[in-house]
RNA sequence: ACAUCAUCAAGAGCGGCAGAGGGACGGGCCCUGUGAAGCCGCGGCAACCCACCGUCACUCCCAUGGGAACGUCGGUUCGGUGCCAAUGCCCGGUUCGAUGAGGC
Numbered sequence: 001a002c003a004u005c006a007u008c009a010a011g012a013g014c015g016g017c018a019g020a021g022g023g024a025c026g027g028g029c030c031c032u033g034u035g036a037a038g039c040c041g042c043g044g045c046a047a048c049c050c051a052c053c054g055u056c057a058c059u060c061c062c063a064u065g066g067g068a069a070c071g072u073c074g075g076u077u078c079g080g081u082g083c084c085a086a087u088g089c090c091c092g093g094u095u096c097g098a099u100g101a102g103g104c
Stems, first nucleotide, its partner, number of pairs: 002103001004101005013042005021031003025092004043084003048080002051076004056071001059068004088096001
């Protein structure tokens, strides 16, 4: 980079450096020198993945009470990502984008 699957009306910001842009794209509407993007520090949100705990279903093993694998649902949050204006800001697109997971 590509295809697949899932999610996208909830939630969560301060400080330092910096100095004019940012909200993917088109249109709109907004944010921004009362400081944009970016970088750094600290903090937080969330629960996709890992891990752990419980639960239920099924299968298997040993054997009457345990164990293992896979999955469901709930919980915790050390770890891997992500995220912390506005519904993905709104409308639109031979269905565009972002994020995660495994695949190639």

Predicted 3D model of a 104-nucleotide RNA (SAM riboswitch aptamer (S box leader)) from an Actinomycetes bacterium. The source organism's lineage runs through Bacteria, Bacillati, Actinomycetota and Actinomycetes. The model forms 97% of the base pairs in the Rfam consensus. Its mean pLDDT, the model's own confidence on a scale to 100, is 82.